[in-house]
Parts: sequence; structure tokens; C1' cells
RNA sequence: AUGCGCUCCGGGGCUCGGUGAAAGUCCGAACCGGCGGUGACAGUCCGCGACUCGCCGAUCAGUGUCGGCGAUUGAACCGGUGAGAUUCCGGUACCGACGGUGAAAGUCCGGAUGGGAGGACGCGCAC
Repeated sequence: AUGCGCUCCGGGGCUCGGUGAAAGUCCGAACCGGCGGUGACAGUCCGCGACUCGCCGAUCAGUGUCGGCGAUUGAACCGGUGAGAUUCCGGUACCGACGGUGAAAGUCCGGAUGGGAGGACGCGCAC
């Protein structure tokens, strides 16, 4: 290094003000960005996970739970440097599931003390 098994880790953000009977949801300014890859560092390039839906199977007291397969699944351009950058620098933008909530949610509450792509100079056995 490799194989098998295990252990641990593995998502962030509403601050200040305005209007109003009422807004952490509207308005003004703000704040946040999972995982792997990519000749150079990525929320917006490629892929994955989760959420949602469908089909099949298993289990079950149960409209529940688990597994497999499939489908849907948001957003960036210009200039500069350079061998190479939609990844850096400068400028100007854009995106953000579902349910709930005296008023409309990326940030509040909830499923979630869940799940997970993956990660660790981790441990054991074999080689």
C1' cells in the first nucleotide's frame, strides 16, 4: 500500500432599523454556504448526498420502519495575472426543499439526539 472488520468525526446563518394591531417571514442594510473531483484554492464547472415522488421487496400492532431501483432536484458573468483559473485578484450579480407560524421564511419552529456523501499520521486481523 491492499483486503476484511471496527472506532471516532461528519451543516452554517436574522444583527440593527422601518412600516404595522400583528412581521426573526414584508422593506432597508446584513449574515450563511455539506461531500468528492477538477494542470491553481468552487454555494453558481462535473458528479454525489439529503429532501420530494413512483415502483418492487422485507418487517410489522401500526397510514409506521428498513432496503433496492428509477425520476425530479437552484444559481455567474466580465476583466486581470498566469503554462494552466466560470476555482485566485478586481468588479458587478445570482441561488437556496417540504410542513408550521395573529403577516408571505436560505437564517424562527419541526421531521433531525435522524440520515448522509465522505473523512481520520485512528484500532485489530490477514497479506
Model confidence (mean pLDDT): 82 of 100.
A computed fold for a 127-nucleotide RNA from Actinocatenispora rupis, annotated as FMN riboswitch aptamer (RFN element).
Its Rfam family is "FMN riboswitch aptamer (RFN element)". About the family: The RFN element is a highly conserved domain that is found frequently in the 5'-untranslated regions of prokaryotic mRNAs that encode for flavin mononucleotide (FMN) biosynthesis and transport proteins.